Predicted 3D model of a 348-nucleotide RNA (Bacterial RNase P class A) from a Candidatus Sericytochromatia bacterium. A source record names the gene rnpB. The coordinates come from a structure-prediction model, not an experiment, and the mean pLDDT is 81.
RNA sequence: GUAGUGGGCUGGGUGAUCGCGGCGGUCACGUCGAGGAAAGUCCGGACUCCGCAGGGCAGGAUGCUGGGUAACGCCCAGUGGGGGAGACCCCGAGGACAGUGCCACAGAAAAAAACCGCUUCAUCCCCCGGGAUGCAGCAAGGGUGCAAAGGUGGUGUAAGAGACCACCGGCAGCCGGGUGACCGGCUGGCCAGGCAAACCCCAUCCGGAGCAAGAUCGAACAGGGGAAGUUGACGCGGCCCGCCGAUUCCCCGGGUUGUAUCGCACGAGGCCGGGGGCAAUCCCGGUCCCAGAGAGAUGAUCACCCCCCGAAAGGGGACAGGAUCCGGCUUACAGGCCCACCAACGAG
Numbered sequence: 001g002u003a004g005u006g007g008g009c010u011g012g013g014u015g016a017u018c019g020c021g022g023c024g025g026u027c028a029c030g031u032c033g034a035g036g037a038a039a040g041u042c043c044g045g046a047c048u049c050c051g052c053a054g055g056g057c058a059g060g061a062u063g064c065u066g067g068g069u070a071a072c073g074c075c076c077a078g079u080g081g082g083g084g085a086g087a088c089c090c091c092g093a094g095g096a097c098a099g100u101g102c103c104a105c106a107g108a109a110a111a112a113a114a115c116c117g118c119u120u121c122a123u124c125c126c127c128c129g130g131g132a133u134g135c136a137g138c139a140a141g142g143g144u145g146c147a148a149a150g151g152u153g154g155u156g157u158a159a160g161a162g163a164c165c166a167c168c169g170g171c172a173g174c175c176g177g178g179u180g181a182c183c184g185g186c187u188g189g190c191c192a193g194g195c196a197a198a199c200c201c202c203a204u205c206c207g208g209a210g211c212a213a214g215a216u217c218g219a220a221c222a223g224g225g226g227a228a229g230u231u232g233a234c235g236c237g238g239c240c241c242g243c244c245g246a247u248u249c250c251c252c253g254g255g256u257u258g259u260a261u262c263g264c265a266c267g268a269g270g271c272c273g274g275g276g277g278c279a280a281u282c283c284c285g286g287u288c289c290c291a292g293a294g295a296g297a298u299g300a301u302c303a304c305c306c307c308c309c310g311a312a313a314g315g316g317g318a319c320a321g322g323a324u325c326c327g328g329c330u331u332a333c334a335g336g337c338c339c340a341c342c343a344a345c346g347a348g
Stems, first nucleotide, its partner, number of pairs: 001345001002343001004341007012305007020033005035319001039330002042328005047210004054241004059206005064078005079093001080091004094201002099199002101195003115142002117138003121134005150168006169191001171188007214262003217258001223252006235243001269288008306317004
C1' cells in the first nucleotide's frame, strides 16, 4: 500500500424575517424548545392504586462461573465448545442411571441389533480343493443412515470380540492449582447412542393493574324498587387457605361531567477534575439546569458556506420525531471523522 478485525464519535452550519409551545416580564421583550435511535413496546425498575403484599397450588421466566447494578432475559471479566492464517467472531452452555416419549426416509435392527458376511463341528456331494444343509459361535468386514453399540494399531482365536496390551477419547477416585466455572497430573476398571428450541426433573426469580395509574378543587341532583350479606358480602383480576370487617350488585327515574389543578420535569441527571477497579462500574469534589404539550408546539422563506447528483441550468441533505420517567435490548440509518489491532498478499 492493499485486504481485513474491533471500538468510539458525528448526523449539515451561520445569520435575517415571519410563525408555534412552555416559563418570566416593567407588556418593549427575554429565555428554553426532540433523538441516537424519540421507533418496536421486547425485558427490567422507579412511581401510583388495590387495607397488608402473607402461605400453598397452578402458571410464567431464566439456566456455565465470578462480578456490576435499583433491577434485568442487560453489561463486564473469565471457563468450556465451535469457526478463522490472524486481529477476532459465534454459542437456547443445568439434568438423558427419576420417569414417560420420540429418532422421518433408508436399513435386518434406532437400543441392549445377525440382512449380507466370517467360522469350528456334524452329515452329504465331489475333479481334494471346495460346495450344500443343519446345530451353534462371532458386532471384525459390507450395506443403510445425521447417528449402528468407544477410535487406531497389535496380541489372540476356528472365526471373532476391551478377551488382553499400547496410545487416544470418555467415566470414576485421589493429589495439586483456581473464589469458581474449570484446568493439570497420577491411578483404576473396561465403558450400550442421540433428542430436554419433547413432556418432565432440579435450582433461582415473579402478587395484580397501570399516568386514561392516582390525587385535589369545582359543578349538579330526587328519589323509588329488587337481590346478596356478620352462618362473613366486597376486597382478592386463575384457584385454595389465611387476613379484613359492612356494605356490595342490578333495574327504573332525575342530574352533572371544568380543553380546571396536581401527578409532570432536580433526575439511578449532564459536563469537568481526581481516585479505586483488567473492565462493567463505583466513590469524592466542583459546576450547570436542559421540552413538558393535551385538536397535542419545535415550522416556513431568503442569503452565504459544506456535502451529493449534474456539462450547465438546476435538484437534493440518511433513518426518523417526545407523551409519566429511567436502565437495557432489538430494529432503521446517506455521508463523514477518529482510535487500536491483524498479515495467508504486494513494494521498499